[in-house]
Context: one part of a larger RNA
RNA sequence: CUGGGCGUAAAGCGCUCGCAGGCGGCCGGCCAAGUCCGAUGUGAAAUCUUCCGGCUUAACUGGAAAACGGCAUCGGAUACUGGUCGGCUGGAAGGUGGGAGAGGGUAGCGGAAUUCCCGGUGUAGUGGUGAAAUGCGUAGAUAUCGGGAGGAACACCAGUGGCGAAAGCGGCUACCUGGCCCACUCUUGACGCUGAGGCGCGAAAGCUAGGGGAGCGAACGGGAUUAGAUACCCUGGUAGUCCACGCCCUAAACGAUGAGAACUAGCCGUUGGAGGAGCUUUGUCCUUUAGUGGCGCAGCUAACGCGAUAAGUUCUCCGCCUGGGGAGUACGGCCGCAAGGUUAAAACUC
Numbered sequence: 001c002u003g004g005g006c007g008u009a010a011a012g013c014g015c016u017c018g019c020a021g022g023c024g025g026c027c028g029g030c031c032a033a034g035u036c037c038g039a040u041g042u043g044a045a046a047u048c049u050u051c052c053g054g055c056u057u058a059a060c061u062g063g064a065a066a067a068c069g070g071c072a073u074c075g076g077a078u079a080c081u082g083g084u085c086g087g088c089u090g091g092a093a094g095g096u097g098g099g100a101g102a103g104g105g106u107a108g109c110g111g112a113a114u115u116c117c118c119g120g121u122g123u124a125g126u127g128g129u130g131a132a133a134u135g136c137g138u139a140g141a142u143a144u145c146g147g148g149a150g151g152a153a154c155a156c157c158a159g160u161g162g163c164g165a166a167a168g169c170g171g172c173u174a175c176c177u178g179g180c181c182c183a184c185u186c187u188u189g190a191c192g193c194u195g196a197g198g199c200g201c202g203a204a205a206g207c208u209a210g211g212g213g214a215g216c217g218a219a220c221g222g223g224a225u226u227a228g229a230u231a232c233c234c235u236g237g238u239a240g241u242c243c244a245c246g247c248c249c250u251a252a253a254c255g256a257u258g259a260g261a262a263c264u265a266g267c268c269g270u271u272g273g274a275g276g277a278g279c280u281u282u283g284u285c286c287u288u289u290a291g292u293g294g295c296g297c298a299g300c301u302a303a304c305g306c307g308a309u310a311a312g313u314u315c316u317c318c319g320c321c322u323g324g325g326g327a328g329u330a331c332g333g334c335c336g337c338a339a340g341g342u343u344a345a346a347a348c349u350c
Base pairs, nucleotide, nucleotide: 004321005320006319007304008303012318014201015200017198021194022193023192025088026087027086028085029084030083031082033081034080035077036076037075038074039073040072041071042070049065050064051063052062053061054060091191092188093187094186095184096183097182098181099180103177104176105175106174107173108172109171110154115149116148117147118146119145120144121143125136126135162169163168206247207246210243211242215241216240220236221235222234223233258317259316260315261314262313263312266295267294268293269292270291271290272289273288274287275286276285277284299306300305323350324349325348332343333342334341335340
């Protein structure tokens, strides 16, 4: 390289958008680049192969043929690919009318609870654990009532539920804003799919200077436990957790399953929509559609399992794998304030 693969054995980029590139619906005309056919020229000789011959054979060698994966020119064919022109509506997009939603951003508001402060009542404990102790408390704690401050998170609703490309999103209201679904089949007429590079987004932790700091709480102090206990348990507690600006760019970033399209038994549930049956209404039932779950036929799979949300049957495009360790390391490059990230070996060894 070919081949074979990527849920769990090595292997799907964390996710989107998208330039180049690759691939691309139905009908017709034209062109004839790819493609196919024919002819001609060329493809030196030698070599290789076949046949005949020469040295006693062989190696070697003379002759002939074939071959030289091709290339060029000319003529022809037009199914497919391509180009071009015209048309179409099923892909895609748009329009109109509806719909659901913790989708995103900004501002404001709310109640419960914890903590702290002030005041009242009240007195000796409280707290914590397996049991304790450190701690707190007669300078009046805990408990309880009233008032106040401040920060963070939003019980019930809540769901096997919803939304988002992923990360992720949950009190209420307003404003700004993205996507999705359904019905009607009204408009455009292939405008599409994928996507190396590239742009952007990207939990937590972390970083820079500033604000904030209730609770929790790495580090750290103390008390226990223990042979020890740099832990698990307890009492404290700083960074941090929160906000705004700017970075970082990682993850078991997981469905460990790339994106798009088509096709391939059934059954049950659930969310959003549309239509219909039935009924005074609700409940109920049927059809259809977009999601989201449980089982399961065929098929697939090493097995486990997957099974219309495929890991089934096919097509297009991208990414990735190639024995274990060394190593996601060294060196170099790029990025970063740093921490580090990314790209990524070899010796050696089994």
Molecule: small-subunit ribosomal RNA, central domain
Organism: uncultured bacterium